[in-house]
RNA sequence: CGAUUAUUGAGAAGAGGGGAGAGACUAGGCUCGUUGAUCCUCUGGCAACCCUCUGUAGAGUAGGUGCCAAAUCCUAUCCCUUUGCUGGGAAAGAUAAAAG
Numbered sequence: 001c002g003a004u005u006a007u008u009g010a011g012a013a014g015a016g017g018g019g020a021g022a023g024a025c026u027a028g029g030c031u032c033g034u035u036g037a038u039c040c041u042c043u044g045g046c047a048a049c050c051c052u053c054u055g056u057a058g059a060g061u062a063g064g065u066g067c068c069a070a071a072u073c074c075u076a077u078c079c080c081u082u083u084g085c086u087g088g089g090a091a092a093g094a095u096a097a098a099a100g
Base pairs, nucleotide, nucleotide: 001100004097005096006095007094008093013043014042015041016040017039021032022031023030026076027075028074029073044068045067046066049064050063051060052059053058072092077089078088079087080084
């Protein structure tokens, strides 16, 4: 990097740096942001994919990742006697695992 498989309505913030936009991309909406966001570092935490135990179904959190505003913030495409502010799929994205 491109495929495969699984998950994707739960959960979890303080300090320091920095100084204008940010929430993946395009568009629309909505929200966050000089009462300092996004981002970086440290600390703390969440979770349980790998992992560790074990009675194989549960438990655990030392380690490898991941994550810590809003459903992956929402919509975009398809379906419908149900039109739903939790309808059901797909696509795209994200994360993990094991191979290439």

Source information:
Model confidence (mean pLDDT): 85 of 100. This is a predicted structure of a 100-nucleotide RNA (SAM riboswitch aptamer (S box leader)) from a Flavobacteriales bacterium.